[in-house]
RNA sequence: ACUCGACAAGGGCAAACUCGCCGCGAGGCGGGGACGCAAAGCCAUGGGUCUGCUAAUCCAGAUCGCCAGGCUGCCGAA
Numbered sequence: 001a002c003u004c005g006a007c008a009a010g011g012g013c014a015a016a017c018u019c020g021c022c023g024c025g026a027g028g029c030g031g032g033g034a035c036g037c038a039a040a041g042c043c044a045u046g047g048g049u050c051u052g053c054u055a056a057u058c059c060a061g062a063u064c065g066c067c068a069g070g071c072u073g074c075c076g077a078a
Stems, first nucleotide, its partner, number of pairs: 004076002012037002017032006035065001041071003045068003048063005
C1' cells in the first nucleotide's frame, strides 16, 4: 500500500414516529428520536421501485438506508 473487518480504540451517521417549513406529489430540509449501519460518506451511470402529466407512450422528477457500479475515507486485531 492493497485486501479484509475484531466482544479493539476514538468516534460517526440516524430508520420508524413526531414537531415546524418547502413541494401538485414521490419526497426534501431543520429539531426531537433510535431501527439499525464498517462507508447508512458522496455520485442518479445501469437496473428496480415511487411521483407528476397523459388514453398510453414520451417527458420531467424522487429514492444512494433497494441492487449493481464509480470516487473518497477513520482504525488496525485475525

c-di-GMP-I riboswitch aptamer from an uncultured Planctomycetaceae bacterium, 78 nucleotides, folded computationally. Its Rfam family is "c-di-GMP-I riboswitch aptamer". Rfam's curators write: GEMM was predicted in a large-scale screen for bacterial structured RNA regulatory elements. The coordinates come from a structure-prediction model, not an experiment, and the mean pLDDT is 92.